The part of an RNA shown here (small-subunit ribosomal RNA, central domain) has 350 nucleotides and comes from a metagenome. The prediction has a mean pLDDT of 88.

Context: one part of a larger RNA
RNA sequence: CUGGGCGUAAAGGGCGCGUAGGCGGUUUAACAAGUCAGGCGUGAAAGCCCAAGGCUCAACCUUGGAAAUGCGCUUGAGACUGUUUUUCUUAGAGUUUGGGAGAGGUAAGUGGAAUUUCCAGUGUAGCAGUGAAAUGCGUAGAUAUUGGAAAGAACACCAGUGGCGAAGGCGGCUUACUGGCCCAAAACUGACGCUGAGGCGCGAAAGCGUGGGGAGCAAACAGGAUUAGAUACCCUGGUAGUCCACGCCGUAAACGAUGUGUGCUAGACGUGAGAAGGCUUAGCCUUUUUGUGUCGCCGCUAACGCAUUAAGCACACCGCCUGGGGAGUACGGCCGCAAGGUUGAAACUC
Numbered sequence: 001c002u003g004g005g006c007g008u009a010a011a012g013g014g015c016g017c018g019u020a021g022g023c024g025g026u027u028u029a030a031c032a033a034g035u036c037a038g039g040c041g042u043g044a045a046a047g048c049c050c051a052a053g054g055c056u057c058a059a060c061c062u063u064g065g066a067a068a069u070g071c072g073c074u075u076g077a078g079a080c081u082g083u084u085u086u087u088c089u090u091a092g093a094g095u096u097u098g099g100g101a102g103a104g105g106u107a108a109g110u111g112g113a114a115u116u117u118c119c120a121g122u123g124u125a126g127c128a129g130u131g132a133a134a135u136g137c138g139u140a141g142a143u144a145u146u147g148g149a150a151a152g153a154a155c156a157c158c159a160g161u162g163g164c165g166a167a168g169g170c171g172g173c174u175u176a177c178u179g180g181c182c183c184a185a186a187a188c189u190g191a192c193g194c195u196g197a198g199g200c201g202c203g204a205a206a207g208c209g210u211g212g213g214g215a216g217c218a219a220a221c222a223g224g225a226u227u228a229g230a231u232a233c234c235c236u237g238g239u240a241g242u243c244c245a246c247g248c249c250g251u252a253a254a255c256g257a258u259g260u261g262u263g264c265u266a267g268a269c270g271u272g273a274g275a276a277g278g279c280u281u282a283g284c285c286u287u288u289u290u291g292u293g294u295c296g297c298c299g300c301u302a303a304c305g306c307a308u309u310a311a312g313c314a315c316a317c318c319g320c321c322u323g324g325g326g327a328g329u330a331c332g333g334c335c336g337c338a339a340g341g342u343u344g345a346a347a348c349u350c
Stems, first nucleotide, its partner, number of pairs: 004321003007304002012318001014202004021195003025088001029084003033081002035077008049065006092192001093189004097184004104178007111155001115151008126137002163170002207248006216242002221237004259317006267295013299306002323350003332343004
């Protein structure tokens, strides 16, 4: 260098934006860098290969040839790639117009149920808890119940195999600002595209810093049980934390364990959002676009299974894998307040 792979065996980066790079629709002309053809020069000798010869043969040696797929110069070709130029818009991409759905995001405001606490009334001996208990709470009046007040957090039903988002994720209601997606019809721009090493941004939970907040829950901790023991499971309490603002952290079974984009390849049945046409018009039927599910051919797969939302058939680009352990460790670098993260070995051993 070629070759094999990445759903579950080792292996898809957590996700996006995007730089360099790689790859790239259609038409014309020019150039001739790549490419192709011819010629010339060069490509030391020895060796390899072929032929002939010399040592009695062979090894070995001698002579000649071929080869040396390369490089340089030169003459041409012009399909393909490239460069410059020109054209096009039907299938790429984008803009405009009119519609549509949505827990997409940010900020502000606001609502009821529940819970806990407090105040007051009624009321009396229990309550709570468990497998059974006990710790605990309660005659200083609890639990229960009625009225009132306060606080924080989460939003029952609707709710769906449903929707939105790049992923993480997003669910009471209202308003403001705002991102993306889908459909229809033309008009416009005219290849503006795909991917993307570095880079930049986003990124659950836990954790950290500063300042608030603290109802419920609850690591740690304390007590009660259980037990041979019980640093647990169960119970009674309970602090960080969970919540808010700002700033860090940058990791997850960050999962569809399946990178992104494009084209092609039987069907069937649901479901969300549209559009067109039709009908016997609260709606139904047909066609179609786009998303989301279940099943199922061809094909693929070690099997399981996947199967137009591919794990099928191909192309472009990136990431990653190369026996188990040692080890995602050590050392060094970079990042971080720290916790630690990231990059990432070897000895040794099986």